Predicted 3D model of an 87-nucleotide RNA (Glycine riboswitch aptamer). The coordinates come from a structure-prediction model, not an experiment, and the mean pLDDT is 76. It was read from a public genome assembly, where an Rfam model found it. Its Rfam family is "Glycine riboswitch aptamer". Rfam links the family to the GO term glycine biosynthetic process.
RNA sequence: GAGAAUACUCCGGAGAAUUUCUUAAAUGAAAUGCCGAAGGUGCAAGGCGAAAGCCGAAUCUCUCAGGCAAAAGGAUGGAGCAAAAUC
Numbered sequence: 001g002a003g004a005a006u007a008c009u010c011c012g013g014a015g016a017a018u019u020u021c022u023u024a025a026a027u028g029a030a031a032u033g034c035c036g037a038a039g040g041u042g043c044a045a046g047g048c049g050a051a052a053g054c055c056g057a058a059u060c061u062c063u064c065a066g067g068c069a070a071a072a073g074g075a076u077g078g079a080g081c082a083a084a085a086u087c
Stems, first nucleotide, its partner, number of pairs: 001087002006082001008080005017032005033068003039064001040062001042060001046055003
């Protein structure tokens, strides 16, 4: 000098949705859209097994959970700053 795992900061990141019903009241119920983003489900190659079947990845997948104003949380994208391994 290169490198950029990773930490931190900032910005972005999905309905304060609509209709109907109920209720003393909606923060209740039903239908529909979207994300799916704490988390969870499923599996391709391959492996094991006589077989049934089991194991088995993701940024993929889902009638899952949950979420879709602010606050909190938040997959993920961008920027800033610091920066290990390594060369």